The RNA shown here (FMN riboswitch aptamer (RFN element)) has 126 nucleotides and comes from Actinophytocola oryzae. RNAcentral holds the sequence, with entries from Rfam. NCBI's taxonomy places the organism under Bacteria, Actinomycetota, Actinomycetes, Pseudonocardiaceae, Actinophytocola. Rfam family: FMN riboswitch aptamer (RFN element). Rfam's curators write: The RFN element is a highly conserved domain that is found frequently in the 5'-untranslated regions of prokaryotic mRNAs that encode for flavin mononucleotide (FMN) biosynthesis and transport proteins.
């Protein structure tokens, strides 16, 4: 160093003004970007989060656990290079559910949850 098994422990960010009787939801101007992989990636590729469904197990019911399917938003020009929808210029675009005296990426809320995966220890094993 590389597989495997434990165990720990980490694993999501962002606002001001105006109008209004009421808006971090509307208007204006701003800010934010989970994880792998790839030449450094919100907008390639693949997961993961939110919805929906199917099978199994428990469980009188409400429900719970696990597997497993579906669904699931967005990007172009120029430029250096072997090589980049990733860098560097420029110009654009996206953002679950519920919930709200008013329409939410940013407020509350499920969530002191779940999570892709990360790290460190420790056993094997090559």
């Nucleotide at each position: 160093u590389g597989c495997g098994u434990g165990u720990u422990c980490c694993g999501g960010g962002g606002u001001c003004g105006g109008u209004g009787g009421a808006a971090c939801u509307c208007c204006g101007a701003g800010c934010c970007g989970g994880c792998g992989g790839u030449a450094c990636a919100g907008c390639c590729c693949g997961c993961g989060a939110c919805c929906c469904g199917u099978c199994c197990g428990c469980a009188c019911c409400c429900g719970c656990g696990g597997a497993u399917g579906g669904u699931u938003g967005a990007c172009c020009c120029g430029g250096u290079g072997g090589g980049a929808u990733u860098c560097c210029g420029g110009g654009g675009c996206c953002g679950a559910c519920g919930g709200u005296c008013a329409c939410a990426g940013u407020c509350c809320g499920g969530a002191u949850g779940g999570g892709a995966g990360g790290a460190a220890c420790a056993c094997g094993c090559g």